[in-house]
Molecule: Glycine riboswitch aptamer
Organism: Paenibacillus naphthalenovorans
RNA sequence: CUCUGGAGAGAACCUGCAAAACAGGUCACCCAAGGGGAAACUUGUGCUGCGGCAUAAGGUAACUCUCAGGUAGAAGGACAGAG
Numbered sequence: 001c002u003c004u005g006g007a008g009a010g011a012a013c014c015u016g017c018a019a020a021a022c023a024g025g026u027c028a029c030c031c032a033a034g035g036g037g038a039a040a041c042u043u044g045u046g047c048u049g050c051g052g053c054a055u056a057a058g059g060u061a062a063c064u065c066u067c068a069g070g071u072a073g074a075a076g077g078a079c080a081g082a083g
Base pairs, nucleotide, nucleotide: 001083002082003081004080005079010027012026013025014024015023016022028071029070030069034067035065036064037063041058042057043056044055045054046053047052
C1' cells in the first nucleotide's frame, strides 16, 4: 500500500433553498483519524546518615482531556487478520 472485519453518541432545534450537503446560532452527547496530559523507567546535576531525597530532560497508556473529529446513510475509522 491492497483486501476483509471494524464501535460509540440528537437523521436534534431555529434561520438561509423544498430536502441533504453547506453557512450562522442554540444546547445535548461520543471517542477508535489526529493532538494534549501521566506513572514506572532512563540520564544529568546537587545533597547524603549511602537507605535515599530534590531538581531538569527524555519517555510513554486502549487511561484521561474533548482542541480537532464525530452523533441516518456514504465517507472516515484506532485495532485485528491475510497478502